Transfer RNA from a Minisyncoccales bacterium, 71 nucleotides, folded computationally. Its Rfam family is "tRNA". From the family's description: Transfer RNA (tRNA) molecules are approximately 80 nucleotides in length. The RNAcentral record of the sequence draws on ENA.

RNA sequence: GCGGCAGUAGUUCAACGGUAGAAUGCGACCUUCCCAAGGUCGAGACGCGGGUUCGACUCCCGUUUGCCGCU
Numbered sequence: 001g002c003g004g005c006a007g008u009a010g011u012u013c014a015a016c017g018g019u020a021g022a023a024u025g026c027g028a029c030c031u032u033c034c035c036a037a038g039g040u041c042g043a044g045a046c047g048c049g050g051g052u053u054c055g056a057c058u059c060c061c062g063u064u065u066g067c068c069g070c071u
Stems, first nucleotide, its partner, number of pairs: 001070007010024004018054001026042005047063005
């Protein structure tokens, strides 16, 4: 230098172009003499910039970070 894959909540991962979810962690409450376990509720995210579309995590272009391969 070229090609491929990946980037979504603190962490690990989902999501046929049509309301962004789960687990775990965090906070409050319930339960208990206390702790743990359990239960209920809550806050929290689409790498960045454009384009297409009525509508984009999803399609297209660029860019950036990491990993793999080639040279």